[in-house]
Large-subunit ribosomal RNA, domain IV from a metagenome, 341 nucleotides, folded computationally.
The prediction has a mean pLDDT of 87.
RNAcentral holds the full RNA, with entries from SILVA.
Context: one part of a larger RNA
RNA sequence: AACUGGUGAAGGAACUCGGCAACUUAACACCGUAACUUCGGAAAAAGGUGUGCCACGGUAGGGUUUAUAGCCCGAUGUGGUCGCAGAGAAAUGGGAGUAGCGACUGUUUAUCAAAAACACAGGGCUGUGCAAAGUCACAAGACGACGUAUACAGCCUGACGCCUGCCCGGUGCUGGAAGGUUAAGAGGAUUUGUCAGCCGCAAGGCGAAGCAGAGAAUCGAAGCCCCAGUAAACGGCGGCCGUAACAAUAACGGUCCUAAGGUAGCGAAAUUCCUUGUCGGGUAAGUUCCGACCUGCACGAAUGGCGUAACGACUUCUCCGGUGUCUCCACCAGAUGCCCA
Numbered sequence: 001a002a003c004u005g006g007u008g009a010a011g012g013a014a015c016u017c018g019g020c021a022a023c024u025u026a027a028c029a030c031c032g033u034a035a036c037u038u039c040g041g042a043a044a045a046a047g048g049u050g051u052g053c054c055a056c057g058g059u060a061g062g063g064u065u066u067a068u069a070g071c072c073c074g075a076u077g078u079g080g081u082c083g084c085a086g087a088g089a090a091a092u093g094g095g096a097g098u099a100g101c102g103a104c105u106g107u108u109u110a111u112c113a114a115a116a117a118c119a120c121a122g123g124g125c126u127g128u129g130c131a132a133a134g135u136c137a138c139a140a141g142a143c144g145a146c147g148u149a150u151a152c153a154g155c156c157u158g159a160c161g162c163c164u165g166c167c168c169g170g171u172g173c174u175g176g177a178a179g180g181u182u183a184a185g186a187g188g189a190u191u192u193g194u195c196a197g198c199c200g201c202a203a204g205g206c207g208a209a210g211c212a213g214a215g216a217a218u219c220g221a222a223g224c225c226c227c228a229g230u231a232a233a234c235g236g237c238g239g240c241c242g243u244a245a246c247a248a249u250a251a252c253g254g255u256c257c258u259a260a261g262g263u264a265g266c267g268a269a270a271u272u273c274c275u276u277g278u279c280g281g282g283u284a285a286g287u288u289c290c291g292a293c294c295u296g297c298a299c300g301a302a303u304g305g306c307g308u309a310a311c312g313a314c315u316u317c318u319c320c321g322g323u324g325u326c327u328c329c330a331c332c333a334g335a336u337g338c339c340c341a
Stems, first nucleotide, its partner, number of pairs: 001336001003334006010327002014325001027051005036041001038159001052081005061073004082086001094320004099315002101312002106118002122157007134143003160307004165237003170234002172230005179225003185219002190214005197206003238256005265299001266296001277293005
């Protein structure tokens, strides 16, 4: 000197991003216990009091037992008594309020993340009639399931309460089948090569059948185009101008565009750039916090919206208690390193 422990005057979070760390609390019995609430809870809420030993007395009472016998357990109360201290050591909750998120118990990044992430019961949509759909496999075969739509599979949401608005134009899915387009294939008009033969003095030309090659019309499924449905499918949910007898604002009107123009609820929010918005509360002083306002850069309804008791090693703010976190450091013990002898 760092480390592991211990003690501390006065103050008591002034420390710090933040009470991180440490301290406080603590057992049992009794008294007592708020808002809120899904009536279960919240709750060990909070906040108090008692606690040794001896005597009455192993008493009242209880257990065992056929039993009032015996044995075992054993208060309340009254009186006394010792110490600085009686849950005499160890072990053994600090508490309260507020808001956010997630309902909850659970799960997770073995080795920097435990959470608001995942899961969850509950809700919904879609597929599947059994040789099921779906999955693995080249196949045989297997799982699904020795199950059968109150089942199984896929996707989304995520207890509970109140709810879940408008848009089917685009993409997807489902259904439709008149018309258009369309593959292999069918078809074979037409055409090319070759060649018996014929013509020609020759060079060369013509050229049947066969064989070989190319190949038009026409026929030809699903799909696509097309017509409908469908948003708890993927998704989307406007602009400008004017108007009321102060001013301001605009219930109202006009106009353009759209598939339709954001409903309820919430809102400077885990979302608000401007922004430390403005007002109120709390503080002597508050970029955080709580309550409101609404001008929502860029909330919004199962990519769920808004609430919510209980729960949380979650996150925010505040208070009480107690503290070496600090003002401001000091000392003690242990063990390690270094220096000196």